[in-house]
Context: one part of a larger RNA
RNA sequence: CUGGGCGUAAAGGGUCCGCAGGGGGCCUGCCAAGUCUGAUGUGAAAUACCACGGCUCAACUGUGGAAUGGCAUUGGAAACUGGCGGGCUAGAGUGCAUGAGGGGUGAGCAGAAUUCCUGGUGUAGCGGUGGAAUGCGUAGAUAUCAGGAGGAAUACCGAUGGCGAAGGCGGCUCACUGGCAUGUAACUGACCCUCAGGGACGAAAGCGUGGGUAGCAAACAGGAUUAGAUACCCUGGUAGUCCACGCUGUAAACGGUGUACACUAGAUGUGGGUGGUACUUUUGGUCCCAUCCGUGUCCAAGCUAACGCGUUAAGUGUACCGCCUGGGGACUACGGCCGCAAGGUUAAAACUC
Numbered sequence: 001c002u003g004g005g006c007g008u009a010a011a012g013g014g015u016c017c018g019c020a021g022g023g024g025g026c027c028u029g030c031c032a033a034g035u036c037u038g039a040u041g042u043g044a045a046a047u048a049c050c051a052c053g054g055c056u057c058a059a060c061u062g063u064g065g066a067a068u069g070g071c072a073u074u075g076g077a078a079a080c081u082g083g084c085g086g087g088c089u090a091g092a093g094u095g096c097a098u099g100a101g102g103g104g105u106g107a108g109c110a111g112a113a114u115u116c117c118u119g120g121u122g123u124a125g126c127g128g129u130g131g132a133a134u135g136c137g138u139a140g141a142u143a144u145c146a147g148g149a150g151g152a153a154u155a156c157c158g159a160u161g162g163c164g165a166a167g168g169c170g171g172c173u174c175a176c177u178g179g180c181a182u183g184u185a186a187c188u189g190a191c192c193c194u195c196a197g198g199g200a201c202g203a204a205a206g207c208g209u210g211g212g213u214a215g216c217a218a219a220c221a222g223g224a225u226u227a228g229a230u231a232c233c234c235u236g237g238u239a240g241u242c243c244a245c246g247c248u249g250u251a252a253a254c255g256g257u258g259u260a261c262a263c264u265a266g267a268u269g270u271g272g273g274u275g276g277u278a279c280u281u282u283u284g285g286u287c288c289c290a291u292c293c294g295u296g297u298c299c300a301a302g303c304u305a306a307c308g309c310g311u312u313a314a315g316u317g318u319a320c321c322g323c324c325u326g327g328g329g330a331c332u333a334c335g336g337c338c339g340c341a342a343g344g345u346u347a348a349a350a351c352u353c
Stems, first nucleotide, its partner, number of pairs: 004324003007307002012321001014201004021194003025088007033081002035077008049065006091191001092188003095184005103177007110154001115149007125136002162169002206247006215241002220236004258320006266298011278286003302309002326353003335346004
C1' cells in the first nucleotide's frame, strides 16, 4: 500500500459557506491523451526457469531456449474515461401564484409580579426551619390601601407542536430582512455533489471600555447542623446575570448517528400545502380519499456483538470530506500559531501495566 472500522466498544470535525482537489445526467459528431491491440527496437552478462550435456552422482558447471515489471518508435480500434463542438430536459436554478412560522435586526408599547420610596389604616410582632438562631421591627415592621420609581422576565395559550445550518428563538405592534413548503411548467440548459487549506457564525462562563442594577446570586460574612462542616439548610451579600461596542472560540456544541443523491413492505398520530368527494351556519368550516413537505410512534425484509435501527436507516449502493489503531503517562511537555489575560489549537516521548 492492500485490508478493517467510527449510535453505546477507540473513532463524525460545534455548524455552515467555499477556492484548489476528487466525483459527475441523456443524445450526437470529431480528436485519440488515458485505455485496448499488432509490429519493430531495447530490456548486458551472471542469477532464477525449461531441455540436453560435463565432472562415477550431487553440489558445481557447459550449451541452447524461454522468460523479463517496463521503456521508446510506429500501424490500428473508438465501447468506456478525457478534450473540443452541437443538441436535450428528468439534476440544479429562475419566474409566476398561494401559504405557514417563538427565523434575524432595530424601534415603540402593554399588563402581572418582586423590590424600593412617599402617604393612609393599624399594632407587636415578622421572617425563617426538621427544630432553631443570625436578621428585620415601638425611630412603628409584617399585613393592608393609594400614589410613585426602576430593572429584568414575558403566566395562561404551550403541545410528543413551529422556525433556524448549528448555537439557538416565546407578551403585543411597526419597519427592514433571510430561508422554507406547495401548485404551475413560462424561462436557463448540467449551471451539479463534496470539500484539505481558508472564511463566517458559534450556549454558558470569562476578559476590556462605558453604562445599568429590581430579582437572583459564585466569592465573602454571619446563624445553624456536625466529632469536624472551608458543605448541604437559614439570614445577608459583591462580581456576574442586563445594554452598547470589542475580544474569547469552548460544551454531554448529543440524534453521542458528516454531507448529497438513488433504491427497498406497511400501520398509526401530528404540523403546513395542493387536488377531489360529501355535508354545511358559504371571504369560510367539517368529514373522508389521494398526493407533496416536515415531525413522532410501532413494525416486514434487511442489518447489528447485543441493545436496538428500520423510507427521518444503524438496510442496499454511489461520490467526497473528517476521524480511529491497547490502558495510563496525556484534552499533558516542548515548539509553532492565536489571545489583553484566562487560556485555546496542533501534539509527542521516557517510563509503566
Predicted 3D model of a 353-nucleotide part of an RNA (small-subunit ribosomal RNA, central domain) from a metagenome.
The full RNA is in RNAcentral, with records from SILVA.